[in-house]
């Protein structure tokens, strides 16, 4: 890489650098030189994995969480697709 499973209408932004496109794809619509997108720092959200505690134990559920990810415009922005994409976990 591929495969499997789960989730995707909740939630959470400031600063610095850079400088023209960005929101996966197609159509729409939107964001953007009043600086978007991206990168870095800090902060936060969340609870997928891990950890701790409780429900006597497993499963499962709940709470917390300084660890590993993720996320912090708009319902995955909307519609579409013999099911596309993203994230996590497992396998490899």
């Nucleotide at each position: 890489a591929a495969u499997u499973c789960a989730u995707c209408a909740c939630g959470a932004g400031c600063g610095g650098c850079u400088g023209a496109g960005a929101g996966a794809c197609u159509g729409g619509c939107u964001c953007u030189u009043u600086g978007a997108c991206g990168c870095c720092g800090c902060a936060g959200c969340a609870a997928c994995c891990g950890g701790u505690g409780g429900g006597a134990c497993c499963a499962c559920c709940c709470a917390c969480u300084a660890g590993g990810u993720g996320c912090u415009a708009a319902u995955g922005c909307c519609a579409g697709a013999g099911a596309c994409g993203a994230u996590g976990a497992a396998c490899g």
Molecule: SAM riboswitch aptamer (S box leader)
Organism: Gordonia malaquae NBRC 108250